[in-house]
RNA sequence: GGGCAGGGUGCUUAGGGUUCCGCUGACAUCGUCAGGUCAGGUCCAAGAAGCAUCACCUUGUCGGCAAACUCCGACAAGGCACACGGCGGGCCAAAAUCCCGGGAGGU
Numbered sequence: 001g002g003g004c005a006g007g008g009u010g011c012u013u014a015g016g017g018u019u020c021c022g023c024u025g026a027c028a029u030c031g032u033c034a035g036g037u038c039a040g041g042u043c044c045a046a047g048a049a050g051c052a053u054c055a056c057c058u059u060g061u062c063g064g065c066a067a068a069c070u071c072c073g074a075c076a077a078g079g080c081a082c083a084c085g086g087c088g089g090g091c092c093a094a095a096a097u098c099c100c101g102g103g104a105g106g107u
Base pairs, nucleotide, nucleotide: 007054008053009052010051011050012049015044016043020041021040022038023035024034025033026032027031056079057078058077059076060075061074062073063072064071082102084105088100089099090098
């Protein structure tokens, strides 16, 4: 300097806005309009948040072959680290720590 990785999913939270519900106000009131600098419910939601599960890696045990390794399956223990981060653009009704993005950049 380059390459391959640093995994997937579900539930939830920080957070987010305003399609629907609710709430507030007005009105021509079985509704219409406006309001998210309306606490909320539905809804969206984290690489650097949580829990769980699957996957992957190491070691061991058991079984499959006559048989060691290998391979396949099951089980058990352990591992799964670290991680500062724009501007701008995109999705859905809209916004966002969502996606572009473990990006650009920085150390």
The RNA shown here (Guanidine-I riboswitch aptamer) has 107 nucleotides and comes from Ruegeria lacuscaerulensis. It matches the Rfam family "Guanidine-I riboswitch aptamer". The literature on the family includes a 2004 paper in Proc Natl Acad Sci U S A by Barrick et al., "New RNA motifs suggest an expanded scope for riboswitches in bacterial genetic control". From the family's description: This family represents a conserved RNA structure found upstream of the ykkC and yxkD genes in Bacillus subtilis and related genes in other bacteria. Taxonomically the source falls in Ruegeria (Bacteria, Pseudomonadota, Alphaproteobacteria, Roseobacteraceae). The sequence was found by an Rfam model in a public genome assembly.